[in-house]
RNA sequence: AUUAAUGGCUUCUAGGGUUCCGGUUUAAGAACUAAACACUUAAGCGGCUGGUCCGAGAGAAGCAAGCCACCUUGUCACGAGUUUUUUGGUGAAUCCCAGAAACUAUAUGAAGGGGCGACACGGCGGGAAAAAAGCCCGGGAGAA
Repeated sequence: AUUAAUGGCUUCUAGGGUUCCGGUUUAAGAACUAAACACUUAAGCGGCUGGUCCGAGAGAAGCAAGCCACCUUGUCACGAGUUUUUUGGUGAAUCCCAGAAACUAUAUGAAGGGGCGACACGGCGGGAAAAAAGCCCGGGAGAA
């Protein structure tokens, strides 16, 4: 300098707007002797604290993929060693080859446990069937 790959999930928070709920304003209705409060309907208001809702790569917690030259287990698998005049092979074999049984240990797998699971400056603009945002485009463009 070039090329390729990777950044998971859940809950919450910073933050966000206004579909619904609530709140509030106005008008009408109903009720009432009259007014106010309360109720119903319609429209508006998010510089309306809120509930529902959206919500972080560079925020939090937990889990997970993955990695380790760490610890334990010891037949679960494949191997290794020892013993057995135990079986077979051959003219012959406690000795060579193969099998069987018992035992031993821990190389390679496996299982359980433990550890790690990092770092990270970042626009404009666009997108969304409520709308907006630190959401998505985006670990992008760009910068160092």